[in-house]
Predicted 3D model of a 350-nucleotide part of an RNA (small-subunit ribosomal RNA, central domain) from a metagenome.
Its mean pLDDT, the model's own confidence on a scale to 100, is 88.
Context: one part of a larger RNA
Formats: sequence, C1' cells, structure tokens
RNA sequence: CUGGGCGUAAAGGGCGUGUAGGCGGUUAGGCAAGUCAGGUGUGAAAUCCCUUGGCUCAACCAAGGAAGUGCGCUUGAAACUGCUUAACUAGAGUACAGGAGGGGAAAGUGGAAUUCCCAGUGUAGAGGUGAAAUUCAUAGAUAUUGGGAGGAACACCGGUAGCGAAGGCGGCUUUCUGGCCUGAUACUGACGCUGAGACGCGAAAGCGUGGGGAGCAAACAGGACUAGAUACCCUGGUAGUCCACGCUGUAAACGAUGUGCACUAGGUGUAGGAAGUGUUGACCCUUUCUGUGCCGAAGCUAACGCAUUAAGUGCACCGCCUGGGGAGUACGGUCGCAAGGCUAAAACUC
Repeated sequence: CUGGGCGUAAAGGGCGUGUAGGCGGUUAGGCAAGUCAGGUGUGAAAUCCCUUGGCUCAACCAAGGAAGUGCGCUUGAAACUGCUUAACUAGAGUACAGGAGGGGAAAGUGGAAUUCCCAGUGUAGAGGUGAAAUUCAUAGAUAUUGGGAGGAACACCGGUAGCGAAGGCGGCUUUCUGGCCUGAUACUGACGCUGAGACGCGAAAGCGUGGGGAGCAAACAGGACUAGAUACCCUGGUAGUCCACGCUGUAAACGAUGUGCACUAGGUGUAGGAAGUGUUGACCCUUUCUGUGCCGAAGCUAACGCAUUAAGUGCACCGCCUGGGGAGUACGGUCGCAAGGCUAAAACUC
C1' cells in the first nucleotide's frame, strides 16, 4: 500500500459557514467521453508455455507455434455513468397563518444579602476551631435600630424542563436581531449532501491599554497542626474575578460517540404544536409532527452496554489511528506582545 478500525483498548477535528474536489431524485430524446463487443496494426529478441529436433540422456541448445492481461486506429451497441436538450415534483427552498423559548446585542431598572461610612441604643467581650492562637474591641467592638455609599451576583419559580452550531445562556422592562416548530395552500424546479485549504465563533486562566473593586481569592504574611508542614484548618491579603476595546485559541471543548439521508418491534414520562371522537366544564382519550429522558425486541458488541436521539442495516463525504516509552518533545516553518499555540520526527530503549 491493500486492509482493518475510531463510546471505554491507538483513533471523531472544540464548533460552524463555505471554496476546490467527491457524491447526487424522476421521465423522455440526442451524443458516444467512460463502458461493452467485433475487426485491424502494434506489443523487439531472449525468458515462461506447447509441439518437434540436436548434443548417448538430462541440464543445455535450435526451429516452429501459442501467449503477451496493454496501447493506437476503425466499425458497431446504448442498459448504466457522463455531457446536452426538454419536462416533472417525492429532495431542497420561498411566500402565508399561528406558536414556544435563560438564543444574541444594547440601554434602563428592582429587591434581598455581604462590606464600608455616619448617627442612636448598649457593655465587655467578639471572631474562629477538633482544640486554640494570630485577629478585632473600653479611642466602645460583637449585637441591634435608622440613614447613606459602592460593587458583584440574581434566592423561590427551577424541572435528566427550555434555547443555541459549539463554547454557552437565568431578576425585571424596552429597543434591535438570529434560528427553530406546527398547519394548509400556492410558487421555484434538483437550486442538494459532504467539505481538503480558507474564513468566522470559541469556557476558564493569561496578556495589553484605560476604568472599577463589595465579596471571594492564586502569590504573600501571620497563627495553628506536625518529627518536619514551603499543605490540609484559621486570621489577614495583592493580582485576578467585574466593565470597554484589543490579543490569546486552549480544556475530561465529553454523549470521551463527525455530518447528512434512508430503513428496522414496542412500552412509559416530559416540552412545544396540530387534527379528531366524547362529554361539552376545566378536561380526558385517540392519531400525528418536532424535541428531550427512561426501559426494552431483533440486531450489534471483547464485555460493559447501545438499541427509531443506534454503538442495528446501508449509502455519500470529511477527519483520525497503526505496540509502549522517548514525545505531542527536538529541529525547521508559521502564528503570538509574551505565556505559548499549530505542524511534527529520530537516535535509543522495552
């Protein structure tokens, strides 16, 4: 390489948009590039195979034949692929009527709580722990009442509930805005699927500039514990956490399960719709579409388990794996302000 694989053994890209490419619905006509058939030319000799012959045989040698999967030319076939013409509506999309939602962005606003400040009441403790101490407090703390400041997060509702491609999203109101679902008709007429590169998004931490800073809290300091204690516990506490703009581009970025389409028993919850029967009063029941859970048949699996939300049965396309360590490292390249990211070996060793 051919293969065999990728939930947990090595292996699904963090996620999307999309270029090239690959693949692609139904009907009819045409062409004949692929495809198939015939003819013809070529396909050196030797070798291999067959039939003879020559060395006493054989090896060896010679002659003739066959073969030469290939390529060119030519004649034809038209099912399939392709190209082209005309058409279709089952894929895809648009319009219309409804619907749900923590989807996104900006502005405004609310209450509880913590901390701090001011004032009142009030007096000796308060904090903290396994026990203590550091710490705070007669310059009046803790507690309690009233007032004020400021920042951050939104209890209950809250739910294997909802939305989003993923990261993720939760007080309330307004504005702007993306996607999704259902229903019935009309329209476009394959406009589709995937997607190397590319581009965009991308938790936390981190970085740059400028703000902000209540609580929490790496680092740091102190008190304990301990043989020691650069920890776990306690008292403090700075970056940071928050905002704006820019960068970084990584995570157990997980369902450890790529995307799309089709097919293959059921049962039972739940969320958003639609239709129907019954009673007509909320509603119940039945059917159906979309999502989200649990349990399970066949089947699959090394087992665990998965099982119409597949890890079943198939198709299309992409990514990735190929014994452990060395190593996601070195070197080189490239991106980054840096930290570092991406790409990615070998010697050696078991």